[in-house]
RNA sequence: GCUACUAUGGCUCAGUCGGUAGAGCGUCGCCUUGGUAAGGCGGAGGUCGUGGGUUCGAGUCCCAUUAGUAGCU
Numbered sequence: 001g002c003u004a005c006u007a008u009g010g011c012u013c014a015g016u017c018g019g020u021a022g023a024g025c026g027u028c029g030c031c032u033u034g035g036u037a038a039g040g041c042g043g044a045g046g047u048c049g050u051g052g053g054u055u056c057g058a059g060u061c062c063c064a065u066u067a068g069u070a071g072c073u
Base pairs, nucleotide, nucleotide: 001072002071003070004069005068006067007066010025011024012023013022019056027043028042029041030040031039049065050064051063052062053061
């Protein structure tokens, strides 16, 4: 220098043919208990790495770019 893959709540990851974002763990509150643990119920928390473009509408499609990983030279 070139190519491929990855980037989504605090962490680990889903997200179909483009229709407006979810789960588990964690966290907070409540219930249950004599008190813990376990269990049950509920809440908060994400402008989807960044900047543009296409579209009525983009996590998803296109372009550029940043970081990481792997390969090639």